[in-house]
Annotation: Predicted 3D model of an 87-nucleotide RNA (c-di-GMP-I-GGC riboswitch aptamer) from Clostridia bacterium 41_269. The prediction has a mean pLDDT of 78.
RNA sequence: CGCGAUAAAGGCUAACCAUCCGAAAGGGUGGGCGCAAAGCCAUGGGUCUAAAGCCCUUAAAUGGGUAUGACUGCCAGGCUGCCGUUG
Numbered sequence: 001c002g003c004g005a006u007a008a009a010g011g012c013u014a015a016c017c018a019u020c021c022g023a024a025a026g027g028g029u030g031g032g033c034g035c036a037a038a039g040c041c042a043u044g045g046g047u048c049u050a051a052a053g054c055c056c057u058u059a060a061a062u063g064g065g066u067a068u069g070a071c072u073g074c075c076a077g078g079c080u081g082c083c084g085u086u087g
Base pairs, nucleotide, nucleotide: 001087002085003084004083011035012034016031017030018029019028020027021026033073039079040078041077043076044075045074046071047070048069053066054065055064056063
């Protein structure tokens, strides 16, 4: 440098359940499915949401659009790292 079958030291904790926060997406805590980067960064793509703001519309807070909101446990990129293997 490469690789990740089992184990081991240590780490993280989808779905779902309880509870709290949020308008929502979603997030925190406990249990829990799973994960070899399921460590960190919303940088590019993607996905989700639309209370407030903005834009259009309406008689109307009527209807619609929009990320500035969210997801890294969707993909890529960047940075960092444990254990094992002994290629």